This is a predicted structure of a 542-nucleotide part of an RNA (large-subunit ribosomal RNA, domain I) from a Synergistaceae bacterium. The full RNA is in RNAcentral, with records from ENA. The organism belongs to Synergistaceae, within Bacteria.

[in-house]
Context: one part of a larger RNA
RNA sequence: GGCAUGCGGAGGAUGACUAGGCACUGGCAGCAGAAGAAGGACGCGACUACCUGCGAAAAGCGAUGGGGAGCUGGACGUAAGCAAUGAACCAUCGAUAUCCGAAUGGGGAAACCCGCCUGCAAGAAACGGCAGGCACCCUGCACUGAAUACAUAGGUGUAGUGGAGACAACCCAGGGAAUUGAAACAUCUUAGUACCUGGAGGAAAAGAAAGAGAGAUCGAUUUCCUAAGUAGCGGCGAGCGAAAGGGAAAGAGCCCAAACCGAUGUGAAUCGGGGUUAUAGGACCGCGAGAUAGGCGAGUGAGAGGUUAGUAGAACGACCUGGGAAGGUCGGCCGAAGAGGGUGAGAGCCCCGUAUACGAAAACCGAACACCCCUUAGCGGGAUCCUGAGUACGGCGAGGCACGAGAAACCUUGUCGGAAGUCACGCAGACCACUGCGUAAGGCUAAAUACUCGCCAGUGACCGAUAGUGAACCAGUACUGUGAAGGAAAGUUGAAAAGAACCCCGGGAGGGGAGUGAAAUAGAACCUGAAACCGCAUGCUU
Numbered sequence: 001g002g003c004a005u006g007c008g009g010a011g012g013a014u015g016a017c018u019a020g021g022c023a024c025u026g027g028c029a030g031c032a033g034a035a036g037a038a039g040g041a042c043g044c045g046a047c048u049a050c051c052u053g054c055g056a057a058a059a060g061c062g063a064u065g066g067g068g069a070g071c072u073g074g075a076c077g078u079a080a081g082c083a084a085u086g087a088a089c090c091a092u093c094g095a096u097a098u099c100c101g102a103a104u105g106g107g108g109a110a111a112c113c114c115g116c117c118u119g120c121a122a123g124a125a126a127c128g129g130c131a132g133g134c135a136c137c138c139u140g141c142a143c144u145g146a147a148u149a150c151a152u153a154g155g156u157g158u159a160g161u162g163g164a165g166a167c168a169a170c171c172c173a174g175g176g177a178a179u180u181g182a183a184a185c186a187u188c189u190u191a192g193u194a195c196c197u198g199g200a201g202g203a204a205a206a207g208a209a210a211g212a213g214a215g216a217u218c219g220a221u222u223u224c225c226u227a228a229g230u231a232g233c234g235g236c237g238a239g240c241g242a243a244a245g246g247g248a249a250a251g252a253g254c255c256c257a258a259a260c261c262g263a264u265g266u267g268a269a270u271c272g273g274g275g276u277u278a279u280a281g282g283a284c285c286g287c288g289a290g291a292u293a294g295g296c297g298a299g300u301g302a303g304a305g306g307u308u309a310g311u312a313g314a315a316c317g318a319c320c321u322g323g324g325a326a327g328g329u330c331g332g333c334c335g336a337a338g339a340g341g342g343u344g345a346g347a348g349c350c351c352c353g354u355a356u357a358c359g360a361a362a363a364c365c366g367a368a369c370a371c372c373c374c375u376u377a378g379c380g381g382g383a384u385c386c387u388g389a390g391u392a393c394g395g396c397g398a399g400g401c402a403c404g405a406g407a408a409a410c411c412u413u414g415u416c417g418g419a420a421g422u423c424a425c426g427c428a429g430a431c432c433a434c435u436g437c438g439u440a441a442g443g444c445u446a447a448a449u450a451c452u453c454g455c456c457a458g459u460g461a462c463c464g465a466u467a468g469u470g471a472a473c474c475a476g477u478a479c480u481g482u483g484a485a486g487g488a489a490a491g492u493u494g495a496a497a498a499g500a501a502c503c504c505c506g507g508g509a510g511g512g513g514a515g516u517g518a519a520a521u522a523g524a525a526c527c528u529g530a531a532a533c534c535g536c537a538u539g540c541u542u
Base pairs, nucleotide, nucleotide: 001541002540003539004538005537006536007535008534009533015527016492017491020463021462022460023459024458025457026456027455028454029452030451039100040099041098042055043054044053046078047077050074051073061094062093063092064091065090066089070082071081072080105114106113107112115134116133117132118131119130120129136163137162138160139159140158141157142156143155144154170201171199172198173197174196175195181188185235211218212217222249223248224247225246226245232240233239253444254443255442256388260273261272262271263270264269278422280387281386282385283384284381285380286379287378293375294374295373297372299371300370301369305365306364307363308362310358311357312356316331317330318329319328320327332349333348334338340352341351342350393417394416395415396414397413398412399411400410403429424439425438426437427436428435479486480485499526502513503512504511505510
């Protein structure tokens, strides 16, 4: 020096555990804000660095209800207190709520600086203090008022529970890529995706046929299954990719404009009545009715039920082992409860619960119902009038349609033209005829559908600390970066702190005794404690 064995050091794998995550199911909710939000800054404790809670009334104040013996948060200390005259704790409603922040009196390098008006207290007065108000835009009203006579623009005042900002995804609209694929690349694809902007709701959008498309058919919209990877589109490449029909979910239909009549009025115009469609309908004229049916209702009331605290809730003992009984043995019991968790180990009967049965002073949601309000028709006639115009449609240029200019209809429209008007017009994939289908150029409309920042209850052939969220732990922290932004590591004594009084060595750290404990090789660098690596002892060997 090597090998082996034993005992250690160092290290933190493994096992066990779970306080946290992940995915999903059912229900709820989809809010909040100028009455100042979301989010923050700074403060508030007897002692208080942090977190939590709160706001100069500051770990809190008042009322109401629950609760019932303890309490003064995490946090285990000392002190001082509170509580059956009912504290703590929980719920509902209030009060207070500094400063910043849409931030809004003006400014500003957020949490700061500087004002004006009115009022108040004290004071001789001033500075200062306290309370309320003072941004902009929009809308209504009033008063004013140019060029320019009337007027209008503009201005001033006033009123507004009007706006502004926030918000995870879902929705609609306006804009809108590239990587990529085509084994290169340009049409094409990725994709109307990502992203930006605007707007809204709890859903949004769409929606009561100028439809579909071939059936003498169907009958608003939306979503799912199918039709179907079909018909088609396509440098006919890569790829893209329907619809009718069938089956389901849901189901609901309505209102204007106009003709005509009336009111104000010279008129224009406004308002009221009327009327709302394709088998055309309506106005208008005649006859007749005033019934019937409905409301998807701005309103008022009502209140079943529900949400936000809670309440009751069955049944076990002995012995043995052990530090400890829930284990073993013996003998019992309950069960509308043998889900689950805890308790010194493995408990239906010890604790919390569970099945089941109850419960609200207050606030909120809210079905039926009542009131109120609103709407609603028939028959006949066919002379006249009405039925959405820079529209339909056409040319040129684009876009959308599964459809890339194609035979390219249909829908939208930048531009230029530009109808008919019921003997009408549009459509049925160029176009024409025939035959059908429908009534554009106004509007509203639940449900079935989409999503989950959040709340409640629950589930898992999901993870178990290099996993699972980045974050089980004071994490979007420490730290990095001028900044946008990037972004960790870090869980476990024990049943209980019983967390080691006292003695000894030492400056201390640390250790040796003593003591606690079932265990201290469980001693806080604390469960288990692998390997690399480092020692000590012994054996063998060079």